[in-house]
Molecule: c-di-GMP-I riboswitch aptamer
Organism: Syntrophobacteraceae bacterium
């Protein structure tokens, strides 16, 4: 390089809640506990879900949103092979 694990070491990151601030809304931020993770570290490329509006009820379009839905790219720490 490239594959394999997280037992070991150092460390990470926070579901959900709950204060606080943004938002029409889905949701986001800061703190605090901390379910879980081996990329739960970045990307809206694909497909899903949500949120608007429309609507011949079965579909579009959309400022979008959700990376801890999946899949996918592209970066990474350690042991071993």
């Nucleotide at each position: 390089u490239u594959c394999a694990g997280a037992a070991a070491a150092a460390g990470c990151c926070a579901c959900c809640c709950c204060a606080u601030c943004c938002a029409c809304c889905c949701g986001g931020a800061u703190g605090g506990g901390u379910c879980g993770g081996a990329a739960a570290g970045c990307c809206g490329c694909g497909g899903g879900u949500c949120c608007u509006c429309a609507u011949c009820c079965u579909u579009g379009a959309g400022a979008g949103a959700c990376a801890g839905c999946c899949g996918g790219g592209c970066u990474g720490c350690c042991u071993g092979g």